A computed fold for a 1229-nucleotide part of an RNA from a Desulfurococcaceae archaeon, annotated as large-subunit ribosomal RNA, half B. Its Rfam family is "Archaeal large subunit ribosomal RNA". Clan: LSU clan. The organism belongs to Desulfurococcaceae, within Archaea. The prediction has a mean pLDDT of 83.

Context: one part of a larger RNA
């Protein structure tokens, strides 16, 4: 230091996103409990009081045993349990253990449940209960290819399914859209089918019929989903009951509201604090409430949110002690991750822009051990935001392309009889009315006749159709006649005949639609036979269904895919996405930007070709006229007019304007330039030439559209052409089909895929090519200066305030930028702790004042030291409260997350508003929600070991240099009511005191603590009894040393340099001048004085003092013959000394530091002082009472013996034990 636990003095939530988390409560009996309520609840509300133990009496049930009449019931002893009464001891009697903290208020869900195994338990699901749709059962929903299951062997009080989500009180308006149910004359509308073309056939085609569906016309919101703007108006204002226009499918009703929902916003008022961005009450044109996407409300309920009050408390002021386990020491075992080969200092610059390792200066001997976590852009994870990727995946849709399933229709399976009808054909019979016409004229043609006793006209009835006027048919009377031509009218002339047509009708055929009845196909139930299902019977349905085939329609239920580019990141926006023109463009050519200015996606039969003419804007003069921009005449007029449309360029007997003939705006064809500088390319556009064949012109010659520079489009596909040419048939014709050339339909994202969202449930791949954070540039913008002085300051710019305009510095705002990191540099705020700067809030020291004193304003010098505490809110920030000398600004990766929070933001949960059809969005709001990491190097706090320091060794300094803030500041008193002042008022120099903060020591006091040191007690278990274990030390009272703070002590002055600034002397400049040579005075600044570290201060210091060059041995030189001698080196043994070892310590992680080691009081025991508890144990004496064989027995408890007992880490004294016995290093001249 870390975990788990005990305790705390005074305050009591000041703590913080919040009382996290810890404390308080706790059991059982009484006593007694509001609002509110769905009358259950709420309730254990609250809030009080008992509560042991002894002893006595009483009740209850039991149980052995006796009595008894064997039932009751009594006696004896035993055992629960209730109750009263005295008595009694402690701080405490649920004495330990076990055991709710309470209360108000509001969201919001009714509640009890459910969930995201393993970050969300919730206001989210579920939930009775409401309501809506679909099902009559061979159903309706689901599973299956299909058999065939499932609801259910269920039947509407059932079964499926949606939405709301107790109850209560409600539930408005809108049927344009969308959907969902129905209707249906008509319009659409496939196949077959029928009719037509197609020379026959077939393909094709072109009509008829025509299902379902869609149009069309209802219906329907507790379907999906909607639910308005502006003006004006009442005699104070203000308001607007009222009016008045616009519009809609309708314009939000009751409600309810800065809410889970209100941007603005901390809304306004009020409440409740010293003080409220949260809460409560209110208020409402509400950025955007609102009615089963349910509104409002609402008891009980919630390990939900939020706020306040009781009571608690280390969560704080603020720490501190102690307990157990790690850490630390020793002894065994011994990984993971990381790394890649081991020698990794600071600061200032530099660099790809945050550097151990470049450059410059400092710093620095070599190793270890304990710890901190600032660097190593530390480890871990080929970033989860972000962008990229013609990369994937979930989800969704009226995206794009299918599938199933549904719904229709036709054909098969699939007959049989009747009814009704529709249409084609065909046969016949009828009808056919603009308007003029006697009149109801379908058309063409023929026509001049044609009908009539086989009974005409005319009138009667019916019958049918009508244009209402007649027309036809048939029957009846009637009896001889009537049409018609011609004439008029008209576009058409009418008798009679053919034909033709539309409509109507009847009869045939062929075909179709409905409808009724059958039974043999089929289906489907019930029975029997029990046979590999095969058969009989009997019911029901039935040519339907179902089944197959082919058509239509409907279909995110389900499959498969797509959801461009550019782009000062993406997204939004915009096209700088094919194209012109000027300009950027830097005098060849080329040249970028989401620069800068503008155009183009046509037009035109003339605005084209030719020939001839011919001159423009404008200006002046003149006509005419009442009046000239217009009309006419004259002169002047290089182009300022004009050119179809943008600009540049070009253009004057033209490229303008005018007219005249004309179509060359034509076919073929080649080259050349541009597109696309300089490589290659496609449409596209030019531009020269041949060749045809036209046009104008007298001719020369011009003409392949437009004065030039924009008006544009590939492959497939479809589709055209008097164009040419092949295939398919022996030949011809004729359809089809194909090549070739050339038109036309379009790709504007314009060298041209077939196509939309959404992802926070997401994934890969990449990117620092490219955002967000921090750094860097850079400073518009922000902060702070200055220069000038309009002005104002009664008067004066400059006490103080200062407009326009200029000039900087800063690098804390906010932008730009995109230069380092995207194989990862954690982000906002707190909390922690350190250091830097001033542009100085305070404290100092000065100048100026519109400075009398006080008390301010401005200025200037100064960074030593402070700059605190609450209320809101995550907050930064601000706004408040109450203190203050003063509550200063700012940097250190918006300093600090391998140093701690996680409350904000920013993952998955979920709910309001608001977009959006929807998936699912939202710098809106709301509730929840995982913070890893044993330190290897630098670095920093400590703490030892070597070795060095010219012999070794003890002990004392010195004091280069390093560290400190060792201080800071306030108040009283006196100076003095003085100086000042008319007064009110009111200092200063200097002295004295007493306070706050900070800093360093220390325990005599006060306090804390003090885990077996004493005592009290429960509950068990050994126990005669005393003593004990366990239970958080069990709990509860006190408590030495020691450690400690809340306690005590300490924490001047004073000199020496300086800043402003204040002077002396003085001069350049015969004066002045504080300067320029001298000198001087002058701040909490700065160096000393003062504390601490310190000779590794390698320049390694001084000062005393101790040991003494010696012995053995080995090898190497030298002398040159000595049992030597000189020297050099290594090892060994020694001296002062000094480690180890051994006892210990208030010293301490290990080391190390201090003491002792028998010549000893080091420790331990012993004894004694002294402290601490608080009176042992045994005996005696007593005690409520009770019992009793009547002198004795039971009894909490009291009193004496006893200021006892127990126990001591203190201060002694005593060698009774234990510091035995040894080893080791150790030095020169």
């Nucleotide at each position: 230091c870390c975990c788990a636990g005990g305790c705390c003095a005074g305050g009591g939530a000041a703590c913080u996103c919040g009382g996290c988390a810890a404390a308080u409560u706790g059991g059982c009996c009484c006593c007694g409990u509001a609002a509110c309520u769905u009358c259950g609840g709420g309730a254990g509300a609250a809030g009080g009081g008992g509560u042991g133990c002894c002893u006595g009496c009483g009740g209850a049930c039991u149980u052995a045993g006796g009595g008894u009449a064997u039932a009751a019931c009594c006696c004896u002893g035993g055992g629960u349990c209730c109750g009263c009464a005295g008595g009694u001891c402690g701080c405490a009697g649920u004495g330990a253990c076990a055991a709710g903290g309470g209360g108000g208020g509001c969201c919001u869900g009714a509640c009890u449940g459910u969930u995201u195994a393993a970050u969300a338990a919730a206001a989210a699901c579920a939930u009775a209960g409401g309501u809506c749709c679909c099902c009559g059962c061979a159903a309706g929903c689901c599973c299956g290819a299909a058999a065939g299951g499932g609801u259910g062997u269920g039947a509407a009080c059932g079964g499926g399914g949606g939405c709301c989500g107790a109850a209560u009180c409600c539930u408005g308006g809108c049927c344009a859209c969308u959907g969902g149910c129905g209707g249906u004359c008509c319009g659409u509308g496939a196949a077959a089918c029928c009719g037509g073309g197609g020379u026959u056939c077939a393909a094709c085609c072109c009509g008829g019929c025509g299902a379902a569906g869609c149009g069309c016309c209802g219906c329907u919101g507790a379907a999906g989903g909607c639910c308005g703007g502006g003006g004006g108006u009442a005699a104070c204002u203000c308001u607007g009951a009222c009016c008045c226009u616009c519009u809609u499918a309708a314009g939000g009703u009751a409600g309810c509201c800065a809410a889970a929902u209100g941007c603005c916003u901390u809304g306004c008022c009020g409440g409740g604090u010293a003080a409220g961005u949260u809460c409560c009450g209110g208020c409402g044109c509400g950025c955007a409430u609102g009615a089963a996407u349910g509104g409002a409300u609402c008891a009980a309920c919630g390990a939900g949110g939020u706020c306040c009050c009781c009571a608690c408390u280390g969560u704080c002021c603020u720490g501190g002690c102690c307990u157990g386990g790690g850490g630390c020491c020793c002894c065994g075992u011994g990984a993971a991750u990381a790394c890649a080969c081991g020698g990794a200092g600071c600061c200032g610059g530099u660099g790809c822009a945050c550097a151990g390792g470049c450059c410059g200066g400092c710093a620095a001997c070599c190793c270890c051990c304990c710890g901190c976590a600032g660097g190593g852009c530390g480890a871990u994870a080929a970033g989860u935001c972000c962008c990229c990727g013609u990369g994937g995946a979930g989800c969704u849709u009226u995206a794009c392309c299918g599938c199933a399933g549904c719904c229709c229709g036709g054909c098969g399976c699939u007959g049989g009889c009747c009814c009704c009808u529709g249409g084609g054909c065909u046969a016949u019979g009828g009808u056919g009315c603009g308007u003029a016409g006697c009149g109801u004229a379908g058309g063409u043609g023929g026509g001049a006749g044609c009908u009539g006793g086989u009974g005409a006209a005319a009138c009667c009835g019916c019958a049918c159709c009508u244009c209402c006027g007649g027309g036809u048919g048939c029957g009846g009377u009637g009896g001889a006649g009537g049409c018609g031509g011609c004439a008029a009218u008209g576009a058409a002339a009418c008798a009679c005949c053919a034909c033709c047509u539309a409509c109507c009708g009847u009869g045939g055929u062929c075909u179709g639609a409905g409808g009724g009845c059958c039974u043999u196909a089929c289906c489907c139930c019930g029975g029997g036979g029990a046979a590999u299902u095969g058969c009989c019977c009997g019911g029901g349905g039935a040519a339907c269904a179902a089944c197959g085939c082919c058509g239509g329609g409907u279909g995110g239920g389900c499959g498969g895919u797509u959801c461009g580019g550019c782009u000062g990141g993406g997204g939004c926006g915009g096209c700088a996405c094919a194209c012109c023109c000027g300009c950027g463009a830097a005098a060849a050519g080329a040249u970028a930007a989401c620069a800068c200015g503008g155009g183009a996606g046509c037009c035109c039969a003339a605005a084209g070709g030719u020939c001839g003419g011919c001159u423009c804007a404008g200006g002046c003069g003149g006509g005419u006229c009442a009046g000239a921009a217009a009309c006419c005449c004259g002169c002047c007029g290089u182009a300022g007019a004009g050119u179809g449309c943008a600009a540049g360029g070009g253009c004057a007997a033209a490229a303008g304007c005018c007219g005249g003939c004309c179509u060359g705006a034509c076919c073929g064809g080649a080259c050349c330039c541009u597109u696309g500088a300089a490589c290659a390319c496609a449409a596209g556009g030019g531009g020269u030439c041949c060749g045809g064949c036209c046009g104008g012109g007298a001719a020369a010659c011009c003409g392949u559209g437009g004065c030039c520079u924009a008006g544009c489009g590939a492959a497939c596909g479809c589709u055209c052409g008097u164009g040419c040419c092949c295939c398919c048939u022996u030949c011809g014709g004729u359809g089809g089909g194909g090549g070739c050339c050339g038109g036309g339909c379009a790709u504007g994202a314009c060298a041209g895929a077939a196509a939309a969202g959404u992802u926070a449930c997401c994934c890969c791949g990449g990117g620092g090519a490219u955002a967000a954070c921090a750094g860097g540039g850079u400073c518009g913008u922000c902060g702070c200066g200055g220069g000038u002085g309009a002005g104002a300051g009664c008067u004066c710019c400059c006490a103080u305030c200062g407009a326009c305009c200029c000039c900087g510095c800063g690098g804390u705002u906010u932008g730009c930028u995109a230069c380092a990191u995207c194989g990862a540099u954690g982000u906002c705020g707190g909390c922690u702790c350190u250091u830097c700067c001033c542009a100085u809030c305070c404290u100092g020291g000065g100048g100026g004042u519109g400075c009398a004193g006080c008390a301010g304003c401005c200025c200037c010098c100064a960074a030593g030291g402070g700059u605190g505490g609450g209320g809101c809110u995550g907050c930064c920030c601000g706004c408040c409260c109450a203190u203050u000398a003063a509550a200063g600004g700012g940097g250190a990766a918006c300093g600090u997350g391998a140093g701690c929070u996680g409350g904000g933001u920013u993952u998955a949960g979920a709910c309001c508003g608001u977009c959006g059809u929807g998936a699912g969005a939202c710098a809106g709001g709301u509730c929840g929600g995982g913070c890893u990491c044993u330190a290897c190097c630098c670095g920093c706090g400590g703490g030892g070991g070597g070795c060095g320091c010219g012999g070794g060794c003890c002990g004392c300094c010195u004091g280069a240099g390093g560290g400190g803030a060792a201080g800071c500041u306030g108040c009283c008193c006196u100076c003095a009511g003085u100086a000042c002042g008319a007064g009110a008022g009111g200092a200063a120099c200097g002295g004295g005191g007493c306070g706050g903060c900070g800093c360093g020591g220390c325990c005599u006091c006060u306090g804390g603590u003090g885990u077996a040191c004493c005592g009290g007690u429960u509950g068990u278990c050994c126990u005669g009894g005393c003593g004990g274990g366990c239970a958080a030390c069990g709990c509860c009272g006190g408590g030495c040393a020691g450690c400690c703070a809340c306690g005590c002590c300490g924490u001047a002055a004073g000199g020496g340099g300086u800043a402003a600034c204040c002077g002396c002397u003085g001069a350049a400049a015969g004066c002045a001048u504080c300067u320029a040579a001298g000198c001087g005075g002058g701040a909490a600044c700065u160096c000393c004085u003062c504390c601490c570290c310190g000779a590794g201060a390698a320049g390694a210091g001084g000062c005393g003092g101790c040991c003494u060059u010696c012995c053995g041995u080995c090898g190497g030189g030298g002398u040159g013959u000595a049992u030597g001698c000189c020297u050099c080196g290594g090892c060994g043994g020694u001296a002062c000394g000094g480690g180890c070892u051994c006892c210990c310590g208030c010293a301490g992680a290990a080391g190390a530091c201090g003491g002792g080691g028998u010549u000893g009081a080091u420790g331990g025991a012993g004894c004694g002082g002294g402290g601490g508890u608080g009176u042992a144990a045994g005996c005696c004496c007593u005690a409520a009472g009770g019992g009793u064989u009547u002198u004795c027995c039971c009894g909490a408890g009291g009193g004496g013996u006893u200021c006892a007992g127990c126990c001591u880490g203190c201060c002694g004294c005593u060698c009774c034990c234990a510091a035995u016995c040894g080893c080791c290093c150790g030095a020169a001249g």